[in-house]
The RNA shown here (c-di-GMP-I riboswitch aptamer) has 84 nucleotides and comes from Solirubrobacter phytolaccae. Model confidence (mean pLDDT): 85 of 100. Its Rfam family is "c-di-GMP-I riboswitch aptamer". Gene Ontology term of the family: cyclic-di-GMP binding. Lineage of the source: Bacteria > Actinomycetota > Thermoleophilia > Solirubrobacterales > Solirubrobacter.
RNA sequence: CCACGACAAAGGCACACCCGCUGUGAAGCGGCGUCGCAAAGCUACGGGGCUCCUGCCUCCACAGGAGCGCGCCGGGCUGCCGAA
Numbered sequence: 001c002c003a004c005g006a007c008a009a010a011g012g013c014a015c016a017c018c019c020g021c022u023g024u025g026a027a028g029c030g031g032c033g034u035c036g037c038a039a040a041g042c043u044a045c046g047g048g049g050c051u052c053c054u055g056c057c058u059c060c061a062c063a064g065g066a067g068c069g070c071g072c073c074g075g076g077c078u079g080c081c082g083a084a
Stems, first nucleotide, its partner, number of pairs: 004082002012037002018031005035071001041077003045074003049068007
C1' cells in the first nucleotide's frame, strides 16, 4: 500500500413513529427518536423501484416527457481506526 473488519479505541451517520414547514406527488428540510450502518460520505453512470404530466384509453398495460430516491443492487470518486 492492497485486502480484510474485532463484543478494540476515538468519533460519525440516523430507519420507523410523532411534531413543524415546503412540494400536486414521489419526497425534502428542521426537531424528536434510536431500526440499523465500516462508507448509511459524495455521485442518478447501469439495472430496478416510486411520483406527476401528456398521448392512447373503461381500467390496466404501453409510449413520450419531467422528477424522486444512492439506508434496493452494481459501477465511479473520496475517507477514520488497526486486532486476527